[in-house]
RNA sequence: UUCUUAUCCAGAGAGGUGGAGGGAUAUGGCCCCAUGAAGCCUCGGCAACAGGUUUUUAUAACCAUUUAUAAAAAGACUGUGCCAAAUCCAUCAAGUCCAUGUGACUUGAAAGAUAAGAA
Numbered sequence: 001u002u003c004u005u006a007u008c009c010a011g012a013g014a015g016g017u018g019g020a021g022g023g024a025u026a027u028g029g030c031c032c033c034a035u036g037a038a039g040c041c042u043c044g045g046c047a048a049c050a051g052g053u054u055u056u057u058a059u060a061a062c063c064a065u066u067u068a069u070a071a072a073a074a075g076a077c078u079g080u081g082c083c084a085a086a087u088c089c090a091u092c093a094a095g096u097c098c099a100u101g102u103g104a105c106u107u108g109a110a111a112g113a114u115a116a117g118a119a
Base pairs, nucleotide, nucleotide: 001119002118003117004116005115006114007113008112013043014042015041016040017039021032022031023030026091027090028089029088044083045082046081049079050078051077053074054073055072056071057070058069059068060067061066087111092108093107094106095105096104097103098101
């Protein structure tokens, strides 16, 4: 980098440095920002994707302490990730509703992000 699968309306920020942008990309909207953006560093936190640990339940093996698998709960530790706003919102397709509009809503797709696995 590509492919597959899962998730994406929940959750969680302070300090230092820096000095003007940022919210993935393009357009539009909306928003954050000199009461200090991005980036970087430190510390802290969130979460439960993977490892791992503990507890419970079920099934199987076993005479049994036990072991394996699955599910649920928990969250010491490890690998990542994340810590404004739904992935900030819209864009493509199908559908529903009405007061028929620059409308509201639902589902799916595309794009993106993260994890695990594979090439």
Molecule: SAM riboswitch aptamer (S box leader)
Organism: Virgibacillus salexigens